[in-house]
RNA sequence: AUUCGCAAAGGGCAAACCCGCCGAAAGGCGGCGACGCAAAGUCUCCGGUCUAGGGAGCCUCGGCUCUACGACAGCGGGACCGCCGUA
Numbered sequence: 001a002u003u004c005g006c007a008a009a010g011g012g013c014a015a016a017c018c019c020g021c022c023g024a025a026a027g028g029c030g031g032c033g034a035c036g037c038a039a040a041g042u043c044u045c046c047g048g049u050c051u052a053g054g055g056a057g058c059c060u061c062g063g064c065u066c067u068a069c070g071a072c073a074g075c076g077g078g079a080c081c082g083c084c085g086u087a
Base pairs, nucleotide, nucleotide: 003087004085005084012037013036018031019030020029021028022027035074041080042079043078045077046076047075048072049071050070053069054067055066056065057064058063
């Protein structure tokens, strides 16, 4: 340095539920709490998924359908960076 994570050590993150705040929603942030995670660290570049405020179309005027400028990095790929160190 690379591969690797069946070893050791020190640790790290925190799903669901519940509470508060933000948001049209998806969802996010904080608290609580641990389902899990060796990148569950960072970035929407590619695919995927969720939502549909705005826009478009339709309408029996109730609504329905389509659509990311929204969201998910704990869906997969990719890029960047990083702790320990068996082999």
The prediction has a mean pLDDT of 89. c-di-GMP-I riboswitch aptamer from a Gammaproteobacteria bacterium, 87 nucleotides, folded computationally. Rfam family: c-di-GMP-I riboswitch aptamer. Rfam's curators write: GEMM was predicted in a large-scale screen for bacterial structured RNA regulatory elements. RNAcentral holds the sequence, with entries from Ribocentre.